The RNA shown here (small-subunit ribosomal RNA) has 1534 nucleotides and comes from Prevotella sp. The coordinates come from a structure-prediction model, not an experiment, and the mean pLDDT is 81. The RNAcentral record of the sequence draws on ENA. It matches the Rfam family "Bacterial small subunit ribosomal RNA".

[in-house]
RNA sequence: ACAAUGUAGAGUUUGAUCCUGGCUCAGGAUGAACGCUAGCUACAGGCUUAACACAUGCAAGUCGUGGGGCAGCAUGACGAUAGCUUGCUAUUGUUGAUGGCGACCGGCGCACGGGUGCGUAACGCGUAUCCAACCAACCUUAUACUUUGGGAUAGCCCGUCGAAAGGCGGAUUAAUACCGAAUGUUGUUAUCCGAUGGCAUCAGACGAUAACGAAAGCCUUUUUGGUGGUAUGAGACGGGGAUGCGUCCGAUUAGUUUGACGGUGAGGUAACGGCUCACCGUGGCUACGAUCGGUAGGGGUUCUGAGAGGAAGGUCCCCCACAUUGGAACUGAGACACGGUCCAAACUCCUACGGGAGGCAGCAGUGAGGAAUAUUGGUCAAUGGUCGGAAGACUGAACCAGCCAAGUAGCGUGAGGGAAGACUGCCCUAUGGGUUGUAAACCUCUUUUAUGCGGGGAUAAAUUACGGGACGUGUCCUGUAUUGCAGGUACCGCAUGAAUAAGGACCGGCUAAUUCCGUGCCAGCAGCCGCGGUAAUACGGAAGGUUCUGGUGUUAUCCGGAUUUAUUGGGUUUAAAGGGAGCGUAGGCCGUCUUUUAAGCGUGUUGUGAAAUGUCCCAGCUCAACUGGGUCAUUGCAGCGCGAACUGUGAGACUUGAGAAUGCGGAAGGCAGGCGGAAUUCGUGGUGUAGCGGUGAAAUGCUUAGAUAUCACGAAGAACUCCGAUUGCGAAGGCAGCUUGCCGUAGUAUUUCUGACGCUGAUGCUCGAAGGUGCGGGUAUCGAACAGGAUUAGAUACCCUGGUAGUCCGCACGGUAAACGAUGGAUGCUCGCUGUUGGGUUAUUAUGAUUCGGUGGCCAAGCGAAAGCGUUAAGCAUCCCACCUGGGGAGUACGCCGGCAACGGUGAAACUCAAAGGAAUUGACGGGGGCCCGCACAAGCGGAGGAACAUGUGGUUUAAUUCGAUGAUACGCGAGGAACCUUACCCGGGCUUGAAUUGCAGUUGAAGACGGCAGAGAUGUCGUUGUCCUUAUGGACAGCUGUGAAGGUGCUGCAUGGUUGUCGUCAGCUCGUGCCGUGAGGUGUCGGCUUAAGUGCCAUAACGAGCGCAACCCUUGUUCUCGGUUGCCAUCGGGUAAUGCCGGGCACUCCGGGGAUACUGCCGCCGUAAGGCGUGAGGAAGGUGGGGAUGACGUCAAAUCAGCACGGCCCUUACGUCCGGGGCUACACACGUGUUACAAUGGGGGUUACAGUACGUUGCUGCCGGGUGAUCGGUGGCCAAUCGUCAAAAGCCCUCCCAGUUCGGAUCGGAGUCUGCAACCCGACUCCGUGAAGCUGGAUUCGCUAGUAAUCGCGCAUCAGCCAUGGCGCGGUGAAUACGUUCCCGGGCCUUGUACACACCGCCCGUCAAGCCAUGAAAGCCGGGAGUGCCUGAAAGCCGUGACCGCGAGGGUCGGUCUAGGGUAAGACCGGUGAUUGGGGCUAAGUCGUAACAAGGUAGCCGUACCGGAAGGUGCGGCUGGAACACCUCCUUU
Repeated sequence: ACAAUGUAGAGUUUGAUCCUGGCUCAGGAUGAACGCUAGCUACAGGCUUAACACAUGCAAGUCGUGGGGCAGCAUGACGAUAGCUUGCUAUUGUUGAUGGCGACCGGCGCACGGGUGCGUAACGCGUAUCCAACCAACCUUAUACUUUGGGAUAGCCCGUCGAAAGGCGGAUUAAUACCGAAUGUUGUUAUCCGAUGGCAUCAGACGAUAACGAAAGCCUUUUUGGUGGUAUGAGACGGGGAUGCGUCCGAUUAGUUUGACGGUGAGGUAACGGCUCACCGUGGCUACGAUCGGUAGGGGUUCUGAGAGGAAGGUCCCCCACAUUGGAACUGAGACACGGUCCAAACUCCUACGGGAGGCAGCAGUGAGGAAUAUUGGUCAAUGGUCGGAAGACUGAACCAGCCAAGUAGCGUGAGGGAAGACUGCCCUAUGGGUUGUAAACCUCUUUUAUGCGGGGAUAAAUUACGGGACGUGUCCUGUAUUGCAGGUACCGCAUGAAUAAGGACCGGCUAAUUCCGUGCCAGCAGCCGCGGUAAUACGGAAGGUUCUGGUGUUAUCCGGAUUUAUUGGGUUUAAAGGGAGCGUAGGCCGUCUUUUAAGCGUGUUGUGAAAUGUCCCAGCUCAACUGGGUCAUUGCAGCGCGAACUGUGAGACUUGAGAAUGCGGAAGGCAGGCGGAAUUCGUGGUGUAGCGGUGAAAUGCUUAGAUAUCACGAAGAACUCCGAUUGCGAAGGCAGCUUGCCGUAGUAUUUCUGACGCUGAUGCUCGAAGGUGCGGGUAUCGAACAGGAUUAGAUACCCUGGUAGUCCGCACGGUAAACGAUGGAUGCUCGCUGUUGGGUUAUUAUGAUUCGGUGGCCAAGCGAAAGCGUUAAGCAUCCCACCUGGGGAGUACGCCGGCAACGGUGAAACUCAAAGGAAUUGACGGGGGCCCGCACAAGCGGAGGAACAUGUGGUUUAAUUCGAUGAUACGCGAGGAACCUUACCCGGGCUUGAAUUGCAGUUGAAGACGGCAGAGAUGUCGUUGUCCUUAUGGACAGCUGUGAAGGUGCUGCAUGGUUGUCGUCAGCUCGUGCCGUGAGGUGUCGGCUUAAGUGCCAUAACGAGCGCAACCCUUGUUCUCGGUUGCCAUCGGGUAAUGCCGGGCACUCCGGGGAUACUGCCGCCGUAAGGCGUGAGGAAGGUGGGGAUGACGUCAAAUCAGCACGGCCCUUACGUCCGGGGCUACACACGUGUUACAAUGGGGGUUACAGUACGUUGCUGCCGGGUGAUCGGUGGCCAAUCGUCAAAAGCCCUCCCAGUUCGGAUCGGAGUCUGCAACCCGACUCCGUGAAGCUGGAUUCGCUAGUAAUCGCGCAUCAGCCAUGGCGCGGUGAAUACGUUCCCGGGCCUUGUACACACCGCCCGUCAAGCCAUGAAAGCCGGGAGUGCCUGAAAGCCGUGACCGCGAGGGUCGGUCUAGGGUAAGACCGGUGAUUGGGGCUAAGUCGUAACAAGGUAGCCGUACCGGAAGGUGCGGCUGGAACACCUCCUUU
């Protein structure tokens, strides 16, 4: 440059990801309907349903220039009568004389126009071609003619029948009605001739002969007139017929057809033809879908789509079909006729019951049906049609108007300015404000529309009549007159005045647009996902917003999106999908070279592809929609010409595909026969004696009638150990001892022959594991069913003992498997490495190299959603076949085919869900695996569980027994102190701005203290006392009144903050950058070693970092240094009955600060290192020295609204608050945690030594005194290293002597002490007396690894006192054991499986029971359309026909043939219904089990057979789409 203008996605399966795959949405459209709303104009549209039934009116007539005539109208003429003016009016009669004309004869039209879509799957329609096989009225054109006769008939008239519709008889009459004869251009037929042409049969000019066959008049200016008629050609318009191609679904419709297919002859037709008939032949159609069934008018076109396609066929145009249903012909040029005829049927109407009438799918209109579709309008003015010579008549065709937002297009409902962003209202709010909102008010402007008035005889008009002119004598031009339904409309002008005019839907995501209130899984929404269970952007309302706009939403339908049927443009290992395998028919596809042809193909051209529609350009309505003119397109079909690469056809050649020949070796290939040993069981005999067998453990079973064991001999049947293997062979199934025979295939080598002979393969045929079936054998083993024994809640199972069919053989059937490589066959091409198997080549670093065929492993590229595949493809290509299109229903039902049966093959729908699914990821889980840790087990010590009591909980009780905590992780827990108070609960009595706090206003007064009375008290009331500061206004404080805030241990811990428990002081949890992966994610963090530790080292696509670990902190253990009172006392001095008592000192102890020390540092061994080991050394301490504080990311909707805080809700003379009393302490019982015991390692008595923490003035208390004691009185110390609490068990001595005791101390009686307002419910302690259970505790279970357990006492908090045996601390005495990690529990890491993700307390299967839904079967019953046989058979046509009618032509009659319809019979098909019955689906919380998912607790699944409430179990064969692999382990749910 040519060419082209054209392609969008989203939501939803999951914890997350990628993919497959369905469902849904956004767009456009409609003859639509419905909801809400509605100002105008133009254009187009308007029964989609019942081709259901129709009242009423109209929709086809016209011609008197064809005719006879004259009912009615008008005119004339002639009479009569009346008014009477004597010629005018009215009435009446006669007259067809005139205009004209009802009915009648005749001509033309009525076959067009208009309606509808029943039927029709067809030459019906579309397109192309043909008719030498045809017709044709009106129109045009050409030639010739138009002569002469005849008899009827309607009407009218008369009579007559009938209710009517309608007839019948007689008489008379005309024609362009009917008939005879003549003529015969031309025509037809027959016989000759045959130029010429063609399409196969053929056609046929010019001629010749013979026969046959026509007619009608009327008008007139009487003319060379007009218009008709007849015959025959030609043309035009229109019609008829034939053919090629195209034209819906179903094969669960596979065979169909008897005039059927063809021929000869005849009839018939406008014409061809089985169109019809007679005879002859036996054909015709069909898997390229006949026949049958269902559905449907077809096309131009319309909608959608980028296109290819898909869907539709309303309006407009063309064709077809139909006219209440069915049949039939007549007339005619044309019909088998919508507003004609005849017959039959159904229906409706009239009727005098005898008979008749009718056909809106014409325009209006009515009823019905329905979600739903208009006026019983005007006009022939225009366009068109029929008739006519014309005027004209007719025309529900047509043109107009009316109704309807039902569509498309256009216009308007104002425009500009106007912020104090006004006030009010609604709404929201953090109360500051925001929003409605330039919106309004107000100012200025405009007048489309509206209303009123006026103009406007707009355009569409041309015809026609008359006159004139021209020529081509029937056309044009011109003048005058005349014609408009719509309509006084469109349009124009003036006036008035913002005046008359805005709604619908939506606002969770998709999808533009959000807040408040109400409701509380209710009411409701929903296109999909899904919202709603008290804070709903999703329901309803409101405010605000978004969007479209005279509309806007919903519903229905079509296309699109959907590449989701894929030609363009998909797939099949695992998602749906490769046939179980082979042979092979039709079909499809096919090697190299030369040549031919031109069917396909390409190109050019011609014809056609109607118009309208579509595209573009121009134009007309003010614009647009709409309309007019032109161009292009109409992708198609056909003809003709050219080309020859490719495909095809014909001919010839070739060898590489394929096949053959010859040689060689190899093999579990098949069939048939023969032979062999071991084992098993059985039989006989021997030896031998008490068990054998079996299991997790047992039992059933066998055995003293001698088993098992063992030896010998014998019998039978089945299977073939080792070799043996990712070995080999076969098409697949499958094939294994040895050997013989027969048969088959593959490989390799030679490159000798044929010469494309090939590949694939629907239907078809054959083979086809195991199980099963029939008949006949055989039966050793094993072994469905069955029986018994176990196990178990049950056990129709797993285990055990038996055991039938079967397993084996022969013959036959059946035809399926996870028949799998889940991978169809063939051919070619595309990097490598390494095994193995069969054959060949090469002759020397040969254990090599190389070549062909097979069979394995790992990989490049590439492919794939990934896993993976990868020369044996799932790569790149070609050809053929098979199969798939969401899950369930269902491989089911029905039908058909096959089978002896079992059953196999083919194979749906209703209904239902929004998923079902594949691969991979992260977790979690496993009665999966590996490694490791922990008082987890084991080894030990001491307990709990039994008793009594204490305490907490449950339960029960109660007026109340307040509330919370409930596996571990509630239960001596909140509570570290319930007699009142606390207190939240119950009963009763009070208060209501309130018990407490506070603002404001008013008022009164200090506040307060004391006392009396009533009362249970709160409270009420009375009395006494009291009078602050000040700048003199007031202030502080208090009471009262009013008001604004109150108050609530009421609810929600599932609205929250904060705090806490637990996993767990477990070693984990993450990030940045990089890298890998489409991605979720992974890597790092894995691996080896090591550690208490993700502690460290090494390795390493990772390198670093953070929170955790460790360390830093506190305490304890050793030491140094500094300091020295209240601590200490070695040295010096003083003093005492005695004592650091005093002076003094700070050495020691101790106290308090600050340092040091420990790091696997040293040695040896092991180890690369990290590190480990050693009863190593040294050291107070040794491998983290001991203890504490410290708790990662997170989990449990864990706990707490009653500790506190807080959102929301609730109560307000009470769910607030005060007071008295009661309760929280109840008591048949059950559980948890403890105390004391059961005794001699002890009890009792006596005697005696040694701590540490901590606390103390409302206190701790020494000492002295009283009391048996709890305790009391007096006196003193200490606000504390100063004083005090302040030791005990151990030890020693005496006694008890194994018992319900000198054990044990509950319970009860009595007497007291102390605290306190008060010990009744309901305190502690003391003394005296009483003296219960209990003699070491079942199943089971808890704590503890060293200064630990055990045991002994002491202190503290709370506190008036104390129910403390609890909690938190302190010290004294002071053990045992750990082989080890198999098991139980918990945890960590790695790995594996998964159908789990609310995460195994998961998921999930089937029966049964209940409700609902659709569906199959079913004795039958009902209905439908189609076909067949038989009987009957209208009208009409045709054929035949002596009597009758007619002059005749002819008609009639009768008979025959045929048929619509009717009847009847037996079936087939389809549909409806049906007692009952079968399964299926769905449904928050039904029953029984637990089959599957983990090794799912017996691995699962497939086919088959049997069995069982059910999932299911078992046998046989197969598969991996099974885990684990050192062994054992019966059951185990949610």